Predicted 3D model of a 129-nucleotide RNA (FMN riboswitch aptamer (RFN element)). Its Rfam family is "FMN riboswitch aptamer (RFN element)". Its family is annotated with FMN binding in the Gene Ontology. It was read from a public genome assembly, where an Rfam model found it. The coordinates come from a structure-prediction model, not an experiment, and the mean pLDDT is 78.
RNA sequence: AUAAUUCUUUGAGGGCAGGUGAAAUUCCUCACCGGCGGUAAAGUCCGCAAACGCCGCAAAUUUUUUAUACGGCGCCGAACAAGUGUAAUUCUUGUACCGACAGUAUAGUCUGGAUAGGAAAAGGAUACU
Numbered sequence: 001a002u003a004a005u006u007c008u009u010u011g012a013g014g015g016c017a018g019g020u021g022a023a024a025u026u027c028c029u030c031a032c033c034g035g036c037g038g039u040a041a042a043g044u045c046c047g048c049a050a051a052c053g054c055c056g057c058a059a060a061u062u063u064u065u066u067a068u069a070c071g072g073c074g075c076c077g078a079a080c081a082a083g084u085g086u087a088a089u090u091c092u093u094g095u096a097c098c099g100a101c102a103g104u105a106u107a108g109u110c111u112g113g114a115u116a117g118g119a120a121a122a123g124g125a126u127a128c129u
Base pairs, nucleotide, nucleotide: 001129004126005125006124007123008122009121010120015030017029018028019027031109032108033099034098035048036047037046038045043097044096052074053073054072055071056070079095080094081093082092083091101112102111103110
């Protein structure tokens, strides 16, 4: 130094606004937010994670079930124009658009599963070359 194994830590932001109404932080108006890796710096490109659906199933429990963990598959939103430049759907300017499930007057921003899970990032240890 490379790759491997393993451990620790870190690892998602945002409405006390106005209107209507019996009731809305959910509708309307306005405001606000943007996980991880790649690439000219990205919510909208490419890929990943979460959520959701289906299937399989170790250990454990139990003695024949559960489907929590784990694995596999599926699903998984949204952007254009001009400019600069060697290079940008990433920068600048302009105008747009998007946001799981459950609850509740219809929710990206409230409450909840979640003191969960997590892409990944940083640091340490071990042995080998």